Notes:
Predicted 3D model of a 102-nucleotide RNA (SAM riboswitch aptamer (S box leader)) from Priestia veravalensis. The prediction has a mean pLDDT of 81. Rfam family: SAM riboswitch aptamer (S box leader). From the family's description: The SAM riboswitch is found upstream of a number of genes which code for proteins involved in methionine or cysteine biosynthesis in Gram-positive bacteria.
Parts: sequence; structure tokens; C1' cells
RNA sequence: AAGUUAUCACGAGUGGACGAGAGAUCUGGCUCUAUGACUCCACAGCAACCUACCAACGUAAGGUGCUCCUACCAGCAAAGCAUUAGCUUUGGGUGAUAAGAC
Repeated sequence: AAGUUAUCACGAGUGGACGAGAGAUCUGGCUCUAUGACUCCACAGCAACCUACCAACGUAAGGUGCUCCUACCAGCAAAGCAUUAGCUUUGGGUGAUAAGAC
């Protein structure tokens, strides 16, 4: 790298550095951003996938992860409602994270 399984509408930010775009990619919309976003570092926090303790429920920072907006929303398919503008639900696709295996 490819593939498997599980989860993805809960939750949790301050300081410093940098200096222009960022929210994965394309399109449309929306949002964050010189009152400094994104990224990096430090500290703090969330959470419970693995792990540790436990008979179990649970507890928590040992390994990851995460801390604007549902994975920001939609795109593809089906059904329903509406009636030309769309809306809702389900599934799919893509992606992210974890675990284990080759």
C1' cells in the first nucleotide's frame, strides 16, 4: 500500500510560534479566518478502540485517537411526501479512527 471487522448527529481549548488561506478530494452551498484561521509546539481536557484493574457493572491516560459547524451539508440509488422549487428516510460510495491479520 491493498483487504477484514467495528464506530463516525454524544463529548472536550487555552497559551506560544508562523502568517494566508482552511473545513480530505471535485462541483454547489454553508462555515471558520489578520480580533491571526490552517499547521506546529506546550499544557489542559474529552472519550473508552486496545490495554490495565475488576466476577460483573464499571474505573482511567499505559498505546492510539479526538477537542468550530453531523465525517459541515448535498452529489449516486430506492421509497415516501410534495408538484417543478424541493423535502424526509434508508442504503450505497468516498473518507477518518481503532483493532487484528497477511